[in-house]
RNA sequence: CAGGCCAGAUGAUCGCCCGCCCGAGUCCCGUGAGGGGUGAAGGUGGGAGGAAAGUCCGAACUCCGAAGGGCAGUGCGCCGGGUAACGCCCGGUCAGGGUGACCUGAAGGAAAGUGGCACAGAAAAUAUACCGCCCGCCGAAGCCCGAAAGGGCGGAGGUGGGUAAGGGUGAAAAGGUGCGGUAAGAGCGCACCGCGCCCGUGGCAACACGGGUGGCAGGCAAAACCCCGCACGGAGCAAGGCCAAAUAGGGGGGCGCUAUAGGACGGCCCGUCCGAAGCCUCCGGGUAGGUCGCUUGAUCCCGCCAGCAAUGACGGGGCUAGAGGAAUGAUCGUCGUCUCGCCGAUGCCCGCAAGGGUGAAGGCGGGAAACAGAAUUCGGCUUACGGCCUG
RNA sequence: GCGGGAUUGGCCGAAUGGCUUAGGCGCUGGACUGUGAAUCCAGCCACGAGAGUUCGAUUCUCUCAUCUCGCCCCA
Repeated sequence: CAGGCCAGAUGAUCGCCCGCCCGAGUCCCGUGAGGGGUGAAGGUGGGAGGAAAGUCCGAACUCCGAAGGGCAGUGCGCCGGGUAACGCCCGGUCAGGGUGACCUGAAGGAAAGUGGCACAGAAAAUAUACCGCCCGCCGAAGCCCGAAAGGGCGGAGGUGGGUAAGGGUGAAAAGGUGCGGUAAGAGCGCACCGCGCCCGUGGCAACACGGGUGGCAGGCAAAACCCCGCACGGAGCAAGGCCAAAUAGGGGGGCGCUAUAGGACGGCCCGUCCGAAGCCUCCGGGUAGGUCGCUUGAUCCCGCCAGCAAUGACGGGGCUAGAGGAAUGAUCGUCGUCUCGCCGAUGCCCGCAAGGGUGAAGGCGGGAAACAGAAUUCGGCUUACGGCCUG
Repeated sequence: GCGGGAUUGGCCGAAUGGCUUAGGCGCUGGACUGUGAAUCCAGCCACGAGAGUUCGAUUCUCUCAUCUCGCCCCA
């Protein structure tokens, strides 16, 4: 660094939840025989997790309005595969990190468009020019020659151009290094590297490698708007169905009463429905019940086959919580793990010796054992966390 | 359980990705006053935590933490 496994075991006693059996007692119906409900005690079977957590994604299932088209919105984004599906997983490509085993990556488009890049700086993207360098012209001081007129040298400074090597600014400066070249310079030319385009080879592809060609063509950011491609109707088991109970079928406000209008259908339009029946919202009031959904499922275990793998096919076997404010626990004993103290050798070390030190196996005694608790159900991700094993 | 929203000094509350994060109340010190209040001057005190994107994050994205709101019937 990677992968895997466990989540202490067992016994006794006392409890908790659910199912089934048996049923004391009790209630209802019936003239009655009897039927139905509830169900104490007892018996029997079962009873949390790797994350049950966060609720971050994806589904199943249920309802809404048929879930169809478009817009808006949201999410995702290298390639191939897996899957019911996914933002997940597997394999690969590329990029980055690490000495390494390996790890990480929200990895399309900045040449569709719009906008941004503070401060500094000449300039932050149509390139530009502060210092510097170079060329032309004008030319102060000063110096020289000359008797003078004048001439020569000189170059402060100014002005017109060239340049983008160098300096300087910045997070970032318009391909990099070197040689040539030039007035100075510059892909201006050349070599190598980088980049774009074309071709070939390999690969399903992302892409890689090789060759040719172009002096080079536009920085960064899309977790800025956006564009392209793909996916998504909305709500959620407090969904929703049935039964029962209570209250006030109450009051206020809004929309709607000439209809090619308006309203409803949980974003909008198409669409569908309604045609004064309603709908929305606030106040107020009521209940705090039962039952179904509710656990057999994209299920678990074993074997075998296909596949590098994720995963899938086949065969055999198993049933493994279903509560409804929430059960799965407590105490004691024994064993196992770790740890601390003491004892402890025929070992080792010191010593002439007496003895001292070290402290294995073992013994005795004490202590420790994490994160955390199912709530409709799955598949993932993330977060929390103790220990063991393998390479 | 399911779903939505928020987090900036002691309290309330603003912010275009760019200076040292406004402002008000409060607190501390000073001035004024005989003393206090009021007023004036000065000062102190913050982006919930950790990662990422970016030159740069209160702001954008992700993870975590905390707080808060809604859900049944009359309907």

Two RNAs folded together computationally: RNase P RNA and transfer RNA, 466 nucleotides in total. It holds a member of the Rfam family "Bacterial RNase P class A". Its mean pLDDT, the model's own confidence on a scale to 100, is 79.